[in-house]
The RNA shown here (small-subunit ribosomal RNA) has 1511 nucleotides and comes from Haliclona cinerea. The coordinates come from a structure-prediction model, not an experiment, and the mean pLDDT is 81.
């Protein structure tokens, strides 16, 4: 100190979650030790047993027991007496049981904390000081006698003491009554002194001496009593201040408020009670409910706050629930008493007993909390002269890792590093110095052995002593412990948890396969999971770890320190105003608040303090220091500021007139314009409506026209981000009455500002009543539209809109912006008004107002910006993720509709604003493209070829399958190929390696088989080889796989697209995503170039550079060529020269908008020119950015994982990839005369060719044979070029097509049946220009003609790939149709419109409202009953008792209400689940712009009407 989590990315808002401290904890898993603390938070729920409160004989009357003397007796070891003695049971009296312990249930309260007060008050026992302590009587327990009763217990005679009662005396500085004097002091009074009257005390005892009638006297010390006064020490009263929720609790209250009296009391007061007042408390929360002991402190925070309220200490209530008094100094008493109650035990049924919220301990409960332990030896306590006796307070031990804080579990050496595990790139790596071994060490351990502080005070007894001191003795619970030491032994005895995606330190393999499962939060599994599980490793912590639960913290996420409110949630619709808060200038005065100084209070303990000390350290314990905050309390001082108190000013507010504006209000009167009706006429047929129609309306005369007349309800132009009102709102003229704004001067003198509660006003819809009623128009009806159409559109129309009265009180009631004051650069317009002598006009200034823009400044940003969202005050309202929900429930208001006020369970992890890139619009604008348009020829019908679906089959492998899959893989399926099927075979074939053997093929012959192939003799022929190679074969390695997964890949491809785009640095803008460049103005085929600019350059693409092709040279000259010279030929470059042309094929030149002309700043551009073979990219190729499409493709190849190994793997033979109702797409061929047939005849390019091309020449009609020259190629050959020109046909299913089919051949090939190709003969089907709909193409192109290859035995080719022959039409144009680029716009989309979503209805889960009923609880009123004990009076001296009255009354009953909580048949919405049904509301002009408010209406989301925002 922050980090995760919305989004494609980004900032903000804004919640969720995590790290972190903590605990009286539980809970899994582990566990050696010790020291020191802690330990029923639940049932203040019931207890078995024991113990927790006695003590005193030196208060007394005694003597049960026990012990000792003593005495009698007699059996002589026994009995019996005897309080004498040590004691001492029960008893009576004294003092203690009110302390200590425990516990939180009540209490919102003077209970607590604090600081005061008492002049209104008590105090046993102790301490200090004084005074006394005289005499007298009466009774009683216990014990005995008698008696009831199961028992507790109790009755009755008698008897008898006291420090037991009781009187008399003395007696005051005490108390009472009247005075008076002095000091004080806040009043009441208080202290003192002091006079006179009058009242009140009392107890004895012990040791020793002396003394005696042996009863007792007396002196001495000591305890003890009484009266008085004083400390302490403890309590009791009052009071200020402080200190929970709740207003969905707003009014309470009649002993209440107060007063005079009496009473009571330790003592003030309504504390009680009689009279007398009618008060008292309350928004600073009464009153009522709910919850809760209250502090010191404790955790946690930086603090400031939040939360707690154990252990310890303080105060307080309580003691089985409730009540009440009694004794006492104190109690209304936990182990006292009495009455009721509820329980619970005894019991002879008649009575009775009892009270663990003491300390153990049981049961229940519950997640969960200990031993029925030991000792009084310390410390504390009661009683006693004392010794000593009690003490479950205390001190110890005992269980519990429950918390803290210490300790160990071993150290050192040992390998380039065992073994085992795991992992692997197969090389190794980790585990690991780690182990093993070796050496030392003993802290714990084990076992023995010594041994302390703690305990010696004190009392007592002795000794001493004039006493005191002083010595010795006496006692020690924990403890037969342990600390510390000694001495022996020996790594011996001792490590787990949790975790490894991120936040969070820490990764790998292995199983599983959206299954099992994990998760705090984001999420993690669907076949290669660091998210599961298990491992191996590694990380944290460590005798413990982790989980669960709480609390504070991170949260500035309730903001006092320290948030907010235009659009993220949040300004009430406006306004008046009361309570309250805040308030100009300047004087004087107090001095409450403030400020300061000083004293004095906040117990201990805590906590702080590198301040010290003691347990070996720490925890832990002690000492010692100084406080600090908050607060309070006493005194002195200050006087800026706030506050009172006097008295002013006038800048702030206000008053009356003047000026002078405005759709300002409310009344009232008039007016023209239109619409509809109505009459009257003129007229004749349609009118009206729409996207286009129809309902409607009209020959019973519409619709148009023209007079007139009536109603209603709106006021055109001016009119304009002008004006005016607080805001809703106001808009024809005019009166009449009200308000207000603004100006300048006078007055008044702070009279101000805000504003809970309250009042008033408040668009539209709506409601009530009575008018009104033209237009318009919810609902309704009809007609279209459409799948539907409960809508948009059209025809009609009711309420309603209008007025009068009165109600609702809500709107996107908005500038989504509270009011009110001050301060802060400017620019521009616009309204009013002043001012410069007067009036016009013009400027200028200067003020409310109303707008635009923009600086600082501010904000998340969009934007705001003197009319602030800036800077500052004051005061109100509000807000606190998101849904449920502005809903339930109360409660108020309302005629009702509804309104205000306003939750929660439950669910989710985001909802949200502001911009940013994208995509995408049924938004816009600019431009390209054979994109349409002009035009050319197609396809779609028909034959056939050919690919694909689909069907079919034993198989019809398989893969592409919108564009961008279908003459596509495949540049060529009869075997092969082939991967498919059907039957066989085989099991290591092919290839690479390779000891060692050994001649080997190959053909014939028999038998089995469909056939490869076996099997088993034999024997011959024919080659080749001469030690190598073939080849055989045990073997050993790597097998193989067209099995799968292109969603695990490399590599290649296709597509947008040859579209003109996609980036980068460096600067700049922005918080940032990101922007600028790259956008704007022109320009280009193009992000080409140009200008201009917060950009300047750069890169990858364009374009260039390459390669062909068109012109030209220059070498170069055969196999080309062939002008020229010669030569030969029937004729040829057919020879000899040549190398000029032509051609070859290497270089080279040329074009560059270079020059003119218009236009333009340029760049460009121009059906402008010149030269030029060529003009503006001359004309074709190749070359394809950054990317998309999980595109294509494991079957070209590579490749990871997977699966299969006598097979999914190899071989082989026959089939099949060639099926065939039908469906699509590619293309041939036609349908014919621009034709077909025939006969003739010229020009070509590209390319190929030894398993080759093949000439010529025979032969065959012909496909082709058979000979065989020449070419390994500008030499030979394929070669014949077609389109052409003549003739003939004459519009017909033809002399047009040419499918299909019969015959018969050729050619290739082991082989043509399924299943090739080609020839002849003959046959001679559709088809007569093709429906919606579509494709391709801008020049040497479309259309046409035909050559060639490349795969190949051979062919399915009509395809692909390539050449040249002839060679058009058309383009005005960019409105649309498709595709593409830029700019802009809205967007709820980012998987990006094939997107996103809304709301019924189906289904399951879950909470919750409502609900006839039913339950339970609270605590307060009446009425009945009125109870017991008490408590006070009375009963003529006093006590007791009896009786008899009053008061108070707890519980119970009934009674009507009220507030809380439960369960509830049905019943409402709600929220929540991958793939349910009906539609498509919203978000783009969402396809009818959307929303708000109302009202109708409709399966539904909605729709429509009205008035309102613009998000």
């Nucleotide at each position: 100190a922050g980090a995760g989590u919305u989004u494609g990315a980004u900032c903000c808002u804004g919640g969720c979650u995590c790290a972190g401290a903590a605990u009286g904890a539980a809970c899994g898993c582990u566990a050696g030790c010790g020291g020191c603390g802690a330990g029923c938070c639940u049932a203040a729920u019931a207890c078995a047993u024991g113990c927790a409160a006695g003590u005193c004989g030196a208060g007394g009357g005694g003597u049960a027991a026990c012990a000792g003397a003593g005495g009698c007796a007699u059996u002589u070891a026994u009995g019996c007496c005897c309080g004498c003695u040590g004691a001492c049971g029960a008893c009576c009296g004294g003092c203690a049981a009110a302390c200590g312990g425990g516990u939180g249930a009540g209490u919102a309260a003077c209970a607590u904390g604090u600081a005061u007060g008492u002049a209104a008050c008590c105090u046993a026992c102790a301490c200090u000081c004084c005074g006394c302590u005289g005499g007298a009587g009466a009774a009683u327990a216990c014990a005995c006698c008698a008696g009831a009763g199961a028992a507790a217990u109790c009755u009755g005679a008698a008897c008898u003491a006291a420090u037991c009662c009781u009187c008399c005396a003395u007696a005051a500085c005490a108390c009472u009554a009247c005075a008076c004097c002095a000091u004080c002091g806040c009043a009441u009074g208080a202290u003192g002194a002091c006079a006179u009257a009058g009242u009140u005390a009392a107890a004895g005892a012990a040791c020793u001496g002396c003394c005696u009638u042996u009863a007792g006297g007396u002196a001495u010390u000591u305890c003890g009593a009484c009266a008085g006064a004083g400390u302490a020490c403890g309590g009791a009263c009052a009071u200020g201040c402080a200190a929970c929720u709740u207003a969905c609790u707003a009014g309470c209250u009649u002993g209440u408020a107060g007063g005079c009296g009496u009473g009571a009391u330790a003592a003030a007061a309504g504390c009680a009670c009689a009279c007398c007042u009618a008060g008292g408390c309350u928004a600073c929360a009464a009153u009522g409910a709910g919850u809760a002991g209250g502090g010191g402190c404790u955790c946690u925070g930086a603090g400031a706050g939040g939360a707690g309220a154990a252990c310890c200490c303080c105060c307080c209530a309580c003691a089985c629930u409730g009540g009440c008094a009694c004794u006492g100094a104190g109690a209304u008493a936990c182990g006292g008493g009495c009455c009721a109650g509820a329980c619970u035990c005894c019991u002879a049924c008649g009575g009775g007993a009892g009270g663990c919220a003491g300390c153990a301990g049981u049961a229940a409960g519950g997640a969960a909390u200990c031993u029925u332990a030991g000792g009084c030896a310390a410390u504390g306590g009661g009683c006693g002269a004392a010794a000593g006796c009690c003490u479950g307070a205390c001190c110890u031990a005992g269980c519990u890792a429950c918390g803290c804080c210490g300790c160990g579990u071993g150290c050192a050496g040992a390998a380039c590093g065992a073994c085992a595990g795991u992992c692997u790139u197969c090389g190794g790596a980790c585990c690991g110095u780690a182990a093993a071994c070796u050496g030392c060490u003993u802290u714990u351990c084990u076992a023995u052995c010594c041994c302390a502080c703690a305990a010696a005070c004190a009392c007592u007894g002795c000794u001493u002593u004039a006493c005191u001191a002083a010595g010795c003795a006496u006692a020690c619970a924990c403890g037969a412990u342990u600390a510390a030491g000694a001495u022996a032994g020996g790594a011996a005895u001792a490590a787990g948890u949790a975790u490894c995606g991120g936040c969070u330190a820490a990764c790998u393999c292995c199983g599983u396969g959206c299954c099992a499962g994990c998760a705090g939060c984001c999420g993690c599994g669907g076949u290669a999971a660091u998210a599961c599980g298990g491992a191996g490793g590694a990380u944290g912590c460590a005798a413990g770890c982790g989980u669960u639960a709480u609390u504070c913290g991170a949260a500035u996420u309730c903001a006092c320190u320290g948030g907010g409110u235009c659009u993220a949630a949040a300004g009430a619709g406006u306004a008046c105003g009361u309570a309250g808060g805040c308030c100009g200038c300047a004087u004087a005065g107090c001095a409450a608040g403030u400020u300061g100084a000083u004293a004095g209070u906040u117990a201990a303990a805590u906590a702080u303090g590198a301040u010290u000390g003691g347990c070996u350290c720490a925890a832990c314990c002690a000492a010692c220091a100084a406080c600090u905050a908050c607060a309070c309390u006493a005194c002195c001082a200050a006087u800026a500021c706030u506050g009172c108190u006097a008295a002013g000013c006038u800048a702030g507010a206000g008053a009356a007139a003047c000026u002078c504006g405005g759709a300002a209000g409310u009344a009232g009167a008039u007016a023209g314009a239109a619409c509809u009706c109505g009459u009257a006429a003129u007229g004749u047929a349609g009118c009206g409506g729409u996207g286009a129609a129809a309902u409607g309306c009209a020959u019973a005369g519409a619709u148009a026209u023209u007079a007139c007349g009536a109603u209603g309800a709106a006021u055109a132009c001016c009119a304009a981000c002008a004006g005016c009102g607080a805001a809703a709102g106001c808009a024809a003229u005019c009166u009449a009455c009200u308000a207000c704004a603004a100006g300048a001067a006078u007055c008044u003198g702070a009279c101000g500002c805000u504003a809970a509660a309250g009042u008033a006003c408040g668009a539209a819809a709506g409601c009530u009543a009575g008018g009104g009623g033209a237009g318009c128009a919810a609902a309704c009806a009809g007609g279209a539209u459409u799948a539907g159409a409960u809508a948009c559109c059209c025809u009609g129309g009711u309420a309603g809109u209008c007025c009068u009265a009165g109600c609702c009180g809500u709107a996107a009631a908005c500038a989504a912006u509270g009011a009110u004051u001050a301060c802060u650069c400017g620019a521009u317009a616009c309204c009013u008004g002043a001012u410069a002598a007067c009036u016009a006009u013009a400027u200028a200034u200067c003020a409310c107002g109303u707008a635009u823009c923009c600086a600082a400044g501010c904000g998340a940003a969009g934007g705001c910006a003197u009319u602030a969202a800036g800077u500052a005050a004051u005061c109100c309202a509000c807000c606190u993720g998101g849904g449920a929900a502005g809903u339930a429930u109360a409660u108020c208001a309302g005629c009702a509709a509804u309104g205000a006020c306003g939750a929660a369970a439950c669910u989710c992890a985001a909802a949200g604003g502001a911009a940013u890139u994208g995509a995408c619009g049924g938004g816009g604008g600019u431009c390209c493209g054979c994109a349409c348009a002009a035009g050319c020829g197609g396809u779609g019908g028909a034959g056939c070829a050919u690919g694909u679906g689909g069907u079919u089959u034993a198989a019809u492998u398989c893969g592409a399958u919108a564009c961008u899959a279908c003459g596509c893989g495949a540049a060529g399926a009869a075997c092969c190929u082939u991967a498919c099927c059907u039957g066989a075979a085989u099991u290591a074939a092919a290839u690479a390696u390779g000891a060692g053997g050994c001649g080997g093929a190959u053909g014939u012959a028999a038998c089995a088989g469909a056939a490869a192939u076996g099997u088993a003799u034999a024997u011959c022929a024919u080659c080749c080889a001469u030690u190598a190679a073939a080849c055989c074969a045990a073997a050993a390695u790597a097998a193989g796989g067209u099995g799968c997964u292109g969603c695990a890949u490399g590599g290649c491809u296709g597509u947008c697209g040859u579209c003109a785009g996609c980036u980068c640095g460096u600067g700049c803008c922005g918080u940032g995503a990101g922007g600028u460049g790259u956008u704007a103005g022109g320009u280009u085929a193009a992000g080409u170039c140009c200008u201009u600019c917060a950009a300047c350059g750069a890169g990858c693409g364009c374009a260039a550079c390459c390669c062909c092709u068109c012109u030209a040279g220059u070498u170069a000259g055969u196999u080309g060529c062939u002008a020229c010279c010669a030569g030969a030929u029937a004729a040829c470059g057919c020879u000899g020269g040549g190398c000029a042309c032509u051609c070859u094929a290497a270089c080279u030149a040329u074009a560059c908008u270079g020059c003119c002309c218009g236009u333009g700043u340029a760049a460009a551009c121009g059906c402008g020119g010149a030269g030029g073979a060529a003009g503006g990219a001359g004309g074709g190729g190749a070359c394809a950015a950054c990317g998309u499409c999980a595109a294509g493709u494991c079957a070209g190849c590579a490749u990871g994982g997977u699966c299969c190994u006598u097979a999914c793997g190899u071989u082989c033979a026959g089939g099949g990839c060639u099926a065939c109702a039908c469906a699509c797409g590619u293309g041939c061929u036609a349908c014919a005369a621009u034709g077909g047939a025939u006969a003739c005849u010229a020009c070509a390019g590209c390319a190929a060719g030894a398993a080759g091309c093949a000439a010529u020449a025979u032969c065959g009609c012909a496909a082709g044979a058979u000979c065989a020259a020449g070419c390994c190629a500008a030499c030979c050959u394929c070669u014949a070029a077609a389109a052409g020109u003549g003739u003939c046909c004459c519009c017909a299913g033809u002399a047009c097509a040419g499918a299909u089919u019969g015959c018969c051949c050729u050619c290739u090939g082991a082989a043509a049946c399924u299943c090739g190709a080609g020839a002849g003969c003959a046959u001679g089907a559709a088809g007569a220009u093709g429906g919606a709909a579509u494709c391709g193409c801008u020049a040497g192109u479309a259309a046409u003609c035909g050559c060639g290859c490349a795969u190949c035995a051979g062919c399915a080719a009509c395809a692909g790939c390539g050449c040249g022959g002839u060679g058009a039409a058309u383009a005005c144009g960019u409105u649309c149709u498709c595709g593409g680029a830029c700019c802009u716009u809205g967007u709820a989309c980012a998987c990006a419109c094939c997107g996103c979503c809304c709301g019924u209805c189906a289904a399951g889960c879950c909470a919750u409202g409502g609900a006839a009923a039913u339950c339970g609880g609270u605590a307060a009123c009446g009425c009945u009953c009125c109870a017991a004990a008490a408590u006070c009076c009375a009963u003529a001296u006093c006590a007791c008792a009896a009786u008899g009255g009053a008061c108070c009354c707890a519980a119970a009953g009934c009674g009507a209400a009220a507030c809380c909580a439960g369960u509830a048949a049905c019943u409402a919405g709600g929220g929540c689940u991958a793939a349910g049904u009906c539609g498509u509301a919203a978000c783009a002009a969402g396809g009818u712009a959307g929303c708000c408010g109302u009202a109708c209406c409709g399966g539904a989301a909605g729709g429509u009407g009205u008035g309102g925002c613009u998000g």